[in-house]
Annotation
The prediction has a mean pLDDT of 84. This is a predicted structure of a 1401-nucleotide RNA (small-subunit ribosomal RNA) from an uncultured bacterium. Its Rfam family is "Bacterial small subunit ribosomal RNA".
RNA sequence: AAUUCGCCCUUAGAGUUUGAUCCUGGCUCAGGACGAACGCUGGCGGCGUGCUUAACACAUGCAAGUCGAACGAGAAUCUAUGGAUCGAGGAUUCGUCCAAGUGAAAUAGAGGAAAGUGGCGGACGGGUGAGUAACGCGUGAGGAACCUGCCUUUCAGAGGGGGACAACAGUUGGAAACGACUGCUAAUACCGCAUAACGCAUAUUGGUCGCAUGGUCGAUAUGCCAAAGAUUUAUCGCUGAAAGAUGGCCUCGCGUCUGAUUAGAUAGUUGGUGAGGUAACGGCCCACCAAGUCGACGAUCAGUAGCCGGACUGAGAGGUUGAACGGCCACAUUGGGACUGAGAAACGGCCCAGACUCCUACGGGAGGCAGCAGUGGGGAAUAUUGGGCAAUGGGCGCAAGCCUGACCCAGCAACGCCGCGUGAAGGAAGAAGGCUUUCGGGUUGUAAACUUCUUUUGUGAGGGACGAGAAGAAGACGGUACCUCAUGAAUAAGCCACGGCUAACUACGUGCCAGCAGCCGCGGUAAUACGUAGGUGGCAAGCGUUGUCCGGAUUUACUGGGUGUAAAGGGCGUGUAGCCGGGUCGGCAAGUCAGAUGUGAAAUCCACGGGCUCAACUCGUGAACUGCAUUUGAAACUGUUGAUCUUGAGUAUCGGAGAGGCAAUCGGAAUUCCUAGUGUAGCGGUGAAAUGCGUAGAUAUUAGGAGGAACACCAGUGGCGAAGGCGGAUUGCUGGACGACAACUGACGGUGAGGCGCGAAAGCGUGGGGAGCAAACAGGAUUAGAUACCCUGGUAGUCCACGCUGUAAACGAUGAAUACUAGGUGUGCGGGGACUGACCCCCUGCGUGCCGCAGUUAACACAAUAAGUAUUCCACCUGGGGAGUACGAUCGCAAGGUUGAAACUCAAAGGAAUUGACGGGGGCCCGCACAAGCGGUGGAUUAUGUGGUUUAAUUCGAUGAUACGCGAGGAACCUUACCCGGGCUUGAAUUGCAGACGAAUACGCAGGAAACUGUGUAGCCGCAAGGCGUCUGUGAAGGUGCUGCAUGGUUGUCGUCAGCUCGUGCCGUGAGGUGUCGGCUUAAGUGCCAUAACGAGCGCAACCCCUACCGCCAGUUACCAUCAGGUAACGCUGGGGACUCCGGCGGGACUGCCAUCGUAAGGUGCGAGGAAGGUGGGGAUGACGUCAAAUCAGCACGGCCCUUACGUCCGGGGCGACACACGUGUUACAAUGGGCGGUACAGAGGGCAGCGACGCAGUGAUGCGGAGCGAAUCUCAUAAAGCCGUUCUCAGUUCGGAUCGGAGUCUGCAACCCGACUCCGUGAAGUUGGAUUCGCUAGUAAUCGCGCAUCAGCCAUGGCGCGGUGAAUACGUUCCCGGGCCUUGCACACACCGCCCGUCA
Repeated sequence: AAUUCGCCCUUAGAGUUUGAUCCUGGCUCAGGACGAACGCUGGCGGCGUGCUUAACACAUGCAAGUCGAACGAGAAUCUAUGGAUCGAGGAUUCGUCCAAGUGAAAUAGAGGAAAGUGGCGGACGGGUGAGUAACGCGUGAGGAACCUGCCUUUCAGAGGGGGACAACAGUUGGAAACGACUGCUAAUACCGCAUAACGCAUAUUGGUCGCAUGGUCGAUAUGCCAAAGAUUUAUCGCUGAAAGAUGGCCUCGCGUCUGAUUAGAUAGUUGGUGAGGUAACGGCCCACCAAGUCGACGAUCAGUAGCCGGACUGAGAGGUUGAACGGCCACAUUGGGACUGAGAAACGGCCCAGACUCCUACGGGAGGCAGCAGUGGGGAAUAUUGGGCAAUGGGCGCAAGCCUGACCCAGCAACGCCGCGUGAAGGAAGAAGGCUUUCGGGUUGUAAACUUCUUUUGUGAGGGACGAGAAGAAGACGGUACCUCAUGAAUAAGCCACGGCUAACUACGUGCCAGCAGCCGCGGUAAUACGUAGGUGGCAAGCGUUGUCCGGAUUUACUGGGUGUAAAGGGCGUGUAGCCGGGUCGGCAAGUCAGAUGUGAAAUCCACGGGCUCAACUCGUGAACUGCAUUUGAAACUGUUGAUCUUGAGUAUCGGAGAGGCAAUCGGAAUUCCUAGUGUAGCGGUGAAAUGCGUAGAUAUUAGGAGGAACACCAGUGGCGAAGGCGGAUUGCUGGACGACAACUGACGGUGAGGCGCGAAAGCGUGGGGAGCAAACAGGAUUAGAUACCCUGGUAGUCCACGCUGUAAACGAUGAAUACUAGGUGUGCGGGGACUGACCCCCUGCGUGCCGCAGUUAACACAAUAAGUAUUCCACCUGGGGAGUACGAUCGCAAGGUUGAAACUCAAAGGAAUUGACGGGGGCCCGCACAAGCGGUGGAUUAUGUGGUUUAAUUCGAUGAUACGCGAGGAACCUUACCCGGGCUUGAAUUGCAGACGAAUACGCAGGAAACUGUGUAGCCGCAAGGCGUCUGUGAAGGUGCUGCAUGGUUGUCGUCAGCUCGUGCCGUGAGGUGUCGGCUUAAGUGCCAUAACGAGCGCAACCCCUACCGCCAGUUACCAUCAGGUAACGCUGGGGACUCCGGCGGGACUGCCAUCGUAAGGUGCGAGGAAGGUGGGGAUGACGUCAAAUCAGCACGGCCCUUACGUCCGGGGCGACACACGUGUUACAAUGGGCGGUACAGAGGGCAGCGACGCAGUGAUGCGGAGCGAAUCUCAUAAAGCCGUUCUCAGUUCGGAUCGGAGUCUGCAACCCGACUCCGUGAAGUUGGAUUCGCUAGUAAUCGCGCAUCAGCCAUGGCGCGGUGAAUACGUUCCCGGGCCUUGCACACACCGCCCGUCA
């Protein structure tokens, strides 16, 4: 190192479409990063970073100078000589003299400022990213086509001359900038001459090398070219040549963004010859010649952009990016230009032009921060007009040195990364305070206090560096880092979040407001979602927000997606380029694989080490840089080339099938029209009609004729064609497929961007044709309307010829081709076998269908005709809407076609399947649902309830069915909740504690409407504990105040409908299904049969009660047949237990029996029997659930609200109002009736503050007495309709009874608002009720009366019961309503009272 085996590493998702599910698909989030910004907050240090915008404009200072060892000249100053001038002081004969000192001019020297000549450097360093899509950059090659100052090495040389120009001086112009003229002068400045090759050029020639031009090494001849000195004598310079190094220039291969709604571009353009130019090649430039060159492998044009090493992200592949550091390029106010130079077309040089700014004497001048600071401006936003050349590096110089905003440092900024701190240990009475509470507590929380300890940091003081290596000097940073000591917990915590995603919850406030929000979404009175507080979670000197990039996103899919229905197969063919391609053998080596070499700068990343106390940071080493180039090899595969093969493909021969195409000819049926005949009143049309046609003869019918279009039957998930499409018959021309055979070619094949062709219907152009049909149009209907559906007409068109259009649900919503992968069964056209055989059977090829396995699929489904398994090529898709729209281009005569966006907006849109609900879908079935009947409602009066209105109040609730004679089974006060007024405040009622007083309480008086207030008199019990009452205080009360959408309980309704579920199993990815479906049956999910289901539960039924029949037992207050007694009469009495009845226990009915149908379950029967027959009749009983159904005012209860009132007491009023509207009832409208008289028969109930017989009074309600009875005993209590008789005779009545007047009775504290009843009188509407609507199927409807609850009384005509009389009808399930089961469709799921479209606001 390789192989095998083993091990390890990397790859994370979530929310959101639905009632739920699976899928497709978008949106959003969690991560990381940043030259960031903003909000709140902020202790320290280290290392980095800091105009992303206006390449906008810039005040001021600095950023490139240096060399006197190239040169002339040389200021200030100093020295020497010099000694003018002045001169303190001294002397003096006062004339003057001496004189320290001062030191001028001049000379010489030192000195070296400033300027100049000259040299080198200002082409580096520093900045910026405007331009640039380019050999600009990256990478790799080439230059045999080139240059290179300073530097290194080597060789050779430096002889001898000349003439100027600055400076300077003078004159002069100008405001200035800056010049002009005259004169003088030096050089390492400039110019000749000499010398000269290993130099250059030309010519001749030899060797050698190269892919070509050609290179290289030589030889000969001719021509040409150089120099500079300085000096301290060490050296430094100068000239020529050769070589090196460094730096540059040029050329080429490959790579390098988007747009085709940019498809053609190009005249110096492409090439050649020649000349010019350049350091050098070259149309680089020019003259001439040729007509090329680039381009779907994307030219040209447009937009955007400096490129890279790298950085961020990512598992990777990729995607994004190019700040800082490094390499290259470009630029320097904008554009152009050259000069100098080794090097520039030059950031701090020049010239010209433009814009701008400044100065000006108006004539003219000056300037360029994208150098460092700094200013204005722009902007969300980015720093000091700092120190130093000490270090590193650069320029000049021999050097000292000078210069250096490069650089090194410091300052500002939490801008980033890294490190540290804000204390540590102990400490439960779990302090106080806060918050919360179910009032017990819980939590903040060992947290604090308190005790002990430490001193990082801070402050003060002392010491004090490395950086400057090996002589010396030199430190901006800096008295900094660091060390030591002292001091004292001392100086130091915030931000965001807490509905899910997503770690973390409560209280209060608010009440769809204020607000939140990344997505889904919160907020409409109990908000973990808003705001605040407490608590909690996360991160931490930061934390959040915003913006951008990558990720998640396999959501552009190379790794790694799809296209039947979700977005997506071109309408179909033919074929170009391109891509892909059968078997065998050989060559080559482009792809491929392996080795080696060069390169892949450094930095970065990674690994391992080292240095700062650690880390960030930094240093070293290695690895890596997956790339490119060169070279050597291998030959399986691809490629290429040669040979060969036949199975892919094609050709030939033979054969049959076919609505394949084009053209011509022929045919019959039918419609319409014309002519003629017959014939008469209608025809036609529709749901029903009308318009229309018809007496001028229609329709109908017969005969003849004309004309156009289409081809019945055959006819078939049959045939043919690429698709569109093709249908009478015959003929001609013609395309394709198929079968048989195996003769020929020998991979000739597949697909196919563009291109070309074909292409239904409608439409367009020109010319024909036109029978029927029929857009437009007209008329008639329908309708609210009806620009429609229906009807009567009817023109383009439909037909033909030629041309255009080029689209369709052009669909199998499925591109073409090849191979492979279980079967079964039809059908069309061929071939073969077998058979006596046309039949049948077997095999096989190509079509065309169905079923089905594996497999696939989100499912549905597909399944050899694949949507399976593979390969090749093409087309197309990437959330919904905007929109197949706009603009552009192109095609078209037009209509329009093809191509084809964006702004903006939404969080979905969508597919398949599931369960429901729904359907003016289907099937089956039921119900007084309809129908068949009977009686009502709606009209009148009145009662009652409701709405509305009114009111001080008319208390509240109930509001389709399922509110409205409902809560209320009884509002004059009370009730009572409402209104007005008057009172009370621990309260009207319950209860604990403390204190005081006192029996309780009774009786007065005054005020008052009362409640109550004031006041007076009498007055405690008990042995004790204590009890009772009043007052005071306190805890507690009270509320018919709100929320039935916070609730319990109860109730209505669907509905007494037959349903609703579960366990296990099975099926399905799943929601779910199965069971529960199907057939038969039932009142019934009742049962039977069948069955991937087997069982079970709640419902149904039964069990319970009443009633109908019988039996047994019992017999008073009920009963009385027999016996006896008795009365005016009566079970009145003895007695009886038979009957009725009463009330206990049993029986009876089960499709049990018969007939018949049926497998069974069961059905049918004017069958039997039976009191009752198929659930005998009635009741109680109400599954899972629906309606946020009703009720906080029956009760209970959470929360909120009131507390001298929203509590409570009292008087009065109201709940009873009254223009209206509705519901439910009553009474009627009359003769099946009313009145009057007589007369018969119930059941079930009630009764002591009661029922009350009976008697008397009253017309009566009733009153006065009052027996009996707590009731099978007495009583309410006469039942009424009925029956018998009589009267009324069809009318607003002898119907009807409202209303009103009068007089009374009763209850009650009290009948005014506001009771019932009685009598007398009055005598309204109403003559059977519109549309509509309700109840009822048998002892029912209808009708008749009786009783009870509540209750003092009663507004009761209501409610609940009771019995009497007692019908009609049901063919049937088409329709209306409601319901059940199965099935089907669905864009509904708040579920059709749904969803949703358009217009307008």